A computed fold for a 265-nucleotide RNA from a Bacillota bacterium, annotated as Bacterial large signal recognition particle RNA. Its mean pLDDT, the model's own confidence on a scale to 100, is 79. It matches the Rfam family "Bacterial large signal recognition particle RNA". Rfam describes the family as follows. The signal recognition particle (SRP) is a universally conserved ribonucleoprotein involved in the co-translational targeting of proteins to membranes.
RNA sequence: UCGUGCUAGACGGGGAGGUAGCGGUGCCCUGAACCUGCAACCCGCUAGAGCAGGGUCGAAAUCCUGUCCCCGGCCUUACUUUUUCAGGGGCUGACCCAGGAAAGUGGUGUUGACGGUCUGGUCCUGUGCGGCGUAAGCUUGUGAACCCCGUCAGGUCCGGAAGGAAGCAGCGGUAAGCAAGACAUUGCGGGUGCCACAGGGCAACCGGGCCUGAGCCGGCUGCCGGGGUAACGCCUGGGGGAGAAGGUCAAAGGCAGGUGCACGG
Numbered sequence: 001u002c003g004u005g006c007u008a009g010a011c012g013g014g015g016a017g018g019u020a021g022c023g024g025u026g027c028c029c030u031g032a033a034c035c036u037g038c039a040a041c042c043c044g045c046u047a048g049a050g051c052a053g054g055g056u057c058g059a060a061a062u063c064c065u066g067u068c069c070c071c072g073g074c075c076u077u078a079c080u081u082u083u084u085c086a087g088g089g090g091c092u093g094a095c096c097c098a099g100g101a102a103a104g105u106g107g108u109g110u111u112g113a114c115g116g117u118c119u120g121g122u123c124c125u126g127u128g129c130g131g132c133g134u135a136a137g138c139u140u141g142u143g144a145a146c147c148c149c150g151u152c153a154g155g156u157c158c159g160g161a162a163g164g165a166a167g168c169a170g171c172g173g174u175a176a177g178c179a180a181g182a183c184a185u186u187g188c189g190g191g192u193g194c195c196a197c198a199g200g201g202c203a204a205c206c207g208g209g210c211c212u213g214a215g216c217c218g219g220c221u222g223c224c225g226g227g228g229u230a231a232c233g234c235c236u237g238g239g240g241g242a243g244a245a246g247g248u249c250a251a252a253g254g255c256a257g258g259u260g261c262a263c264g265g
Stems, first nucleotide, its partner, number of pairs: 001265006009057003012030004020046005034054005063258006072249006079243010091233001093232001094229004099224002103221003106217003115211008123200006129193002132189005138181005148173004156165003
């Protein structure tokens, strides 16, 4: 150095979870990788840490070690951002309520503001006049089967007769009542009057006269302090998502190094 037969070893690995710990089953990543059985109120083991049975490869393209790179997972934070929940109310921003002041703006004012003074009205009492309503009175019409009046046909009654009597209907009238009209009259009443007179009142508001001579009002914005609300902003605390920074484990892959025994040429 070559050949043959073996052995160690390999035939997937990793993360979280779980566990005293390790491996597996289930989840996730990597990516292509023998078979059968077992297992989450689990299964099998004990630092040589899945067990049991079978199969293949086998000292290197495959095994082992180191290193580079990094899929992916996990942890932490006086960090950034977003979302949700709870709480707070001098954070005073926001919203609501009255108040002050008068910077701006607006209104009003020399056709006279504010102020002062006099007077009238609104208010109360009484009287007069008017109006309205109502009642009486007045005029006209109507108005009684009998129990109102007059006249009473017919009929009735008394009488020998002459004559007399009561009296329905009709006609004429009248009483209470009913209806209409008229307004000169009288009484009464009020949710009555651009009416008149007298007296009272005068707090407030409005109008007017006189004096004075430049302010006055506070609608809107801004300012000041007060009270309230907690939807929003803000603050405090908890949870979730995304990002950033730091840490930890790390698949696949790249590179470098290492690796046993026997026999024979």